The RNA shown here (c-di-GMP-I riboswitch aptamer) has 85 nucleotides and comes from Ornithinibacillus halophilus. Its mean pLDDT, the model's own confidence on a scale to 100, is 86.
[in-house]
RNA sequence: CCAAGUCAAGGGCAUACCCAUUGAAAGAUGGGGUCGCAAAGUCACAGGUCUAAAGCUUCAUUGCUAUGACGGCUGGAUUACCGAG
Numbered sequence: 001c002c003a004a005g006u007c008a009a010g011g012g013c014a015u016a017c018c019c020a021u022u023g024a025a026a027g028a029u030g031g032g033g034u035c036g037c038a039a040a041g042u043c044a045c046a047g048g049u050c051u052a053a054a055g056c057u058u059c060a061u062u063g064c065u066a067u068g069a070c071g072g073c074u075g076g077a078u079u080a081c082c083g084a085g
Base pairs, nucleotide, nucleotide: 002085005082012037013036017032018031019030020029021028022027035072041078042077043076045075046074047073048070049069050068055064056063
């Protein structure tokens, strides 16, 4: 320097659920919690998914729509600890 992620060490993250705050909602943030994760670090670029306040629409409590979200749905980009060999 390359590199499997089966060893070791030190660590990291945190699903469901509960509480608080926030938001129209989806969801987010903080605390508890611990299903799991070797990028479960970061980026909405491609696909996908969720919501539908405003707007348009309907006889309607209907329908459409992202300018709102999800990276713990997949791909891509990018950065990084340890490390068999």